This is a predicted structure of a 399-nucleotide RNA (Bacterial RNase P class A) from Promicromonospora noduliphila. The RNAcentral record of the sequence draws on ENA.
[in-house]
RNA sequence: CGAGUCGGUCGGACGGUCGCGUCGGGGACCUUCGGGUGCCCGCCGAGGAACGUCCGGGCUCCACAGGGCAAGGUGGUGGCUAACGGCCACCCGGGGUGACCCGCGGGACAGUGCCACAGAAAACAGACCGCCCACGGCCGCGAGGCCGGGGGUAAGGGUGAAACGGCGGUGUAAGAGACCACCAGCGCGGUCGGUGACGACAGCGGCUUGGUAAACCCCACCUGGAGCAAGGUCAGACAGACUGUGUUGGAGGGCUGCCCGCCCGACUCUCUUCGGAGAGGCGCAGUCGGGUAGACCGCUCGAGCCCUGCGGCAACGCAGGGCCUAGAUGGAUGACCGUCGCCCGUGCCAGGGUAACCGGGCGCGGGAACAGAACCCGGCGUACAGACCGGCUCGUCCG
Numbered sequence: 001c002g003a004g005u006c007g008g009u010c011g012g013a014c015g016g017u018c019g020c021g022u023c024g025g026g027g028a029c030c031u032u033c034g035g036g037u038g039c040c041c042g043c044c045g046a047g048g049a050a051c052g053u054c055c056g057g058g059c060u061c062c063a064c065a066g067g068g069c070a071a072g073g074u075g076g077u078g079g080c081u082a083a084c085g086g087c088c089a090c091c092c093g094g095g096g097u098g099a100c101c102c103g104c105g106g107g108a109c110a111g112u113g114c115c116a117c118a119g120a121a122a123a124c125a126g127a128c129c130g131c132c133c134a135c136g137g138c139c140g141c142g143a144g145g146c147c148g149g150g151g152g153u154a155a156g157g158g159u160g161a162a163a164c165g166g167c168g169g170u171g172u173a174a175g176a177g178a179c180c181a182c183c184a185g186c187g188c189g190g191u192c193g194g195u196g197a198c199g200a201c202a203g204c205g206g207c208u209u210g211g212u213a214a215a216c217c218c219c220a221c222c223u224g225g226a227g228c229a230a231g232g233u234c235a236g237a238c239a240g241a242c243u244g245u246g247u248u249g250g251a252g253g254g255c256u257g258c259c260c261g262c263c264c265g266a267c268u269c270u271c272u273u274c275g276g277a278g279a280g281g282c283g284c285a286g287u288c289g290g291g292u293a294g295a296c297c298g299c300u301c302g303a304g305c306c307c308u309g310c311g312g313c314a315a316c317g318c319a320g321g322g323c324c325u326a327g328a329u330g331g332a333u334g335a336c337c338g339u340c341g342c343c344c345g346u347g348c349c350a351g352g353g354u355a356a357c358c359g360g361g362c363g364c365g366g367g368a369a370c371a372g373a374a375c376c377c378g379g380c381g382u383a384c385a386g387a388c389c390g391g392c393u394c395g396u397c398c399g
Base pairs, nucleotide, nucleotide: 001395002394003393004392005391006390007389008388009387010386012340013339014338015337016336017335018334020045021044023042024041025040026039028037029036030035047370051381052380054379055378056377057376058375059227060226061225062224071223072222073221074220075219076090077089078088079087080086091105092103093102094101095100106218107217111216112215113212114211115210128157129156130153131152132151133150135148136147137146138145139144165183166182168180169179170178184208186205187204188203190201191200192199193198231297232296233295234294240288241287242286243285244284245283246282247281252264253263254262255261267280268279269278270277271276304323305322306321307320308319309318310317311316342367343366344365345364346363347362348361349360351358352357
């Protein structure tokens, strides 16, 4: 210098004019005295993804003895975390010369299913061609050739993603783990290393067992449902009906973190064998139906952000110090101008270097993305004009 790989930071700055929202302060007008509508000043006012809503949690309401089944999810090992399907480190497999990247990574000797096309045969294998051995027929003087059917053979050919270990030898009519050496792989127990997944070493065994579980299934672990229009208070509006239960031996409610305790608490009539029964009212709960879309709380201080130190390979944790940073509800966070900065194209100018090449000044023209809070967090995924920083690898050249 070129090519590459991994990680991180930023996502224009300053000023002016006009405008918007929450909050604080001041003041004006109106008012049914609850409040409403303008004005002035001040503070604050979107993001790295606020996005998709794919996971996980907080919070709220409902349900809930305990166990099991069903359904759904997760899936190498160890750790991190509030939790996760996330993150970190390692193991195994695959790719790359390498930095590094990818893995939807439990089980296919518990069982069942499936394996397109091609091919003779696709799973307790299989004779299409070939090879070998007899036999029959025909031709030929002969060597032999041709045809037919039978048996053996998985070494060779051909098909396929995949053909039931590889290679060499012994053996044989030809062959075959039939037998032998080496190699690969499987199983068994052993020694050593590691928390573990797993790795290394030597031994024994039968000679060898296909793939697919994002097919059913098996194993281990996890999971109640709905969601801020949750849920609560007030106001307004409407239309109630039915069922159950309680009605002073008391449903329900309040004080309280809980228990104890204390307090509040919905009643009349008829009948009566005086034990109660019935009717209506009222309280509570449920089902169905009707009405409303106003105000307030929830609501923004939180597993919060920044800096430093310590522990850890890291994810992360601990300690100290500092900071307060949107809460709208037809939904604010914007528009324009100026200066500077950035990028692209182009013209001129000079410079460094042997060279490849490198950076600079001035002028003109153009450009600046993806997107946008709505209860709050942790992740993942996806989109993005461009700019900057760092680690590492490979190649070439120079010293």